[in-house]
Molecule: RNase P RNA; transfer RNA
Organism: marine sediment metagenome
RNA sequence: AGCUGGCUGGACGGCCGCUCUUUGCUUUUUCGAAAGAUGGUGAGGAGAGGAAAGUCCGGGCUCCAUGAAAACACGGUGCCGGGUAACACCCGGCGGGGGCGACCCCAGGGAAAGUGCAACAGAAAGUAAACCGCCUCUAUGAGGUAAGGGUGAAAGGGUGGGGUAAGAGCCCACCGCGCAACCGGCAACGGAAGCGGCACGGUAAACCCCACCGGGAGCAAGACCGAAUAGGAACACCACGUUGUGCGCAAGCGCAGCAAGCCCGUUUUCAGGUGGGAGUGUUCGGGUAGGUCGCACCGAGGUGCAUAGUAAUGUGCACCCCAGAGGAAUGGUCGUCUAACGCAAUAGUUCUUACUAUUGCGGGGACAAAACCCGGCUUAUAGGCCAGCU
RNA sequence: GGGCCGUUAGCUCAAUUGGCAGAGCAAGGGACUCUUAAUCCCUAGGUUGGAGGUUCGAUUCCUCCACGGCUCACCA
Numbered sequence: 001a002g003c004u005g006g007c008u009g010g011a012c013g014g015c016c017g018c019u020c021u022u023u024g025c026u027u028u029u030u031c032g033a034a035a036g037a038u039g040g041u042g043a044g045g046a047g048a049g050g051a052a053a054g055u056c057c058g059g060g061c062u063c064c065a066u067g068a069a070a071a072c073a074c075g076g077u078g079c080c081g082g083g084u085a086a087c088a089c090c091c092g093g094c095g096g097g098g099g100c101g102a103c104c105c106c107a108g109g110g111a112a113a114g115u116g117c118a119a120c121a122g123a124a125a126g127u128a129a130a131c132c133g134c135c136u137c138u139a140u141g142a143g144g145u146a147a148g149g150g151u152g153a154a155a156g157g158g159u160g161g162g163g164u165a166a167g168a169g170c171c172c173a174c175c176g177c178g179c180a181a182c183c184g185g186c187a188a189c190g191g192a193a194g195c196g197g198c199a200c201g202g203u204a205a206a207c208c209c210c211a212c213c214g215g216g217a218g219c220a221a222g223a224c225c226g227a228a229u230a231g232g233a234a235c236a237c238c239a240c241g242u243u244g245u246g247c248g249c250a251a252g253c254g255c256a257g258c259a260a261g262c263c264c265g266u267u268u269u270c271a272g273g274u275g276g277g278a279g280u281g282u283u284c285g286g287g288u289a290g291g292u293c294g295c296a297c298c299g300a301g302g303u304g305c306a307u308a309g310u311a312a313u314g315u316g317c318a319c320c321c322c323a324g325a326g327g328a329a330u331g332g333u334c335g336u337c338u339a340a341c342g343c344a345a346u347a348g349u350u351c352u353u354a355c356u357a358u359u360g361c362g363g364g365g366a367c368a369a370a371a372c373c374c375g376g377c378u379u380a381u382a383g384g385c386c387a388g389c390u
Numbered sequence: 391g392g393g394c395c396g397u398u399a400g401c402u403c404a405a406u407u408g409g410c411a412g413a414g415c416a417a418g419g420g421a422c423u424c425u426u427a428a429u430c431c432c433u434a435g436g437u438u439g440g441a442g443g444u445u446c447g448a449u450u451c452c453u454c455c456a457c458g459g460c461u462c463a464c465c466a
Base pairs, nucleotide, nucleotide: 001390002389003388004387005386006385007384008383010337011336012335013334014333015332016331018047019046020045021044022043023042024041025040026039030037031036049367053378054377056376057375058374059373060372061218062217063216064215074214075213076212077211078210079093080092081091082090083089094108095106096105097104098103109209110208114207115206116203117202131149132148133145134144135143136142137141157175158174159173160172161171162170176198177196178195179194182191183190184189222293223292224291225290232284233283234282235281236280237279241258242257243256244255245254246253247252262277263276264275265274266273301320302319303318304317305316306315307314308313341362342361343360344359345358346357347356348355349354391465392464393460394459395458396457397456400415401414402413403412409446417433418432419431420430421429439455440454441453442452443451
């Protein structure tokens, strides 16, 4: 000057507050016969993160759907082996690429199944092709030729020699490429005798093929309790009314007058018969508001030790219980200290800019706030510390 | 909290087997007119929200971010 891995994410104290919880007291709040609940109050305990974030994957859990399984469709994953509850994650290895190096990056199956695409330029863009050039001829043309030029992101091996009319893997040597007996490895893959004149260009984060995986939705899932009002059902009632007056303290008991008395029907008529409706009351059931659970103490939990393994991780033992609900608590302030940063002074180094050290003053903690819970990934993050390596 | 969409010129929107980013309105200039409007002609204006990747080539395909919307009529 860098690379990799891990840890940390201001410290201590005073005062005033917040959420949850344990326990004591209280009945001056409310309910209750009491017990007790609720409320109040005293004391104790606990109280955000490495990402709580994005919601990108994978699960737990719950409901819905479904004979099981398979197939089709759709979506996803994609070197090999291992780990895991599972994964697109992690570990180890292989291959390719970058870097002097420590080390880093890779959607890393298949283009010798099929289809498609490649604008413009260029003669030609995929069973290749003749524009210029070169060569031949019966010559304004025809034929041969992929050495050279030119176009393009890409033009069907490279160098040298032979060969030829000129050329060309046409032939040869070396290099490259393809296939590959055999050897090593669980495998990916590596090495390689030998064979082949070179075929088989690119694109699958285009369709597709192959292998494997996946039912859908999400805690506003879902379960239980359940008002008021309105609406639904069943049953009952409607006619014991009213005015005056007598008795009686009153409650009440008589007498007289008025009223056929909620609406619509039905029976020849009347009825205090009957049917329906309206109204009133009681009961029931569904659902809403609201409440409780899910949900916070048992978990793919944490810490330490041992052990198997290169590692991820597994196993065993001991100890511990560790935020939490409502639109949401974990805060405010003061003091001391301590980083970053700014200014000034002094000293040192240096040619200078500048850098380092000390002191003084100022200054002030980066990203960011749980909401059902876990395992990952990604993104944001001032700084500080430790270890290993180039 | 969960779920689902969108972002292209000043504004509203197009752009398909991935191949020169366009239209209408608005803006500027000119013509017509005594002048303005209307009309006609011309012109400028783009980090296709940002970064990275696949590809010869990306508005388009993939990944990660940012912002906005669905506001009780996306879900109790």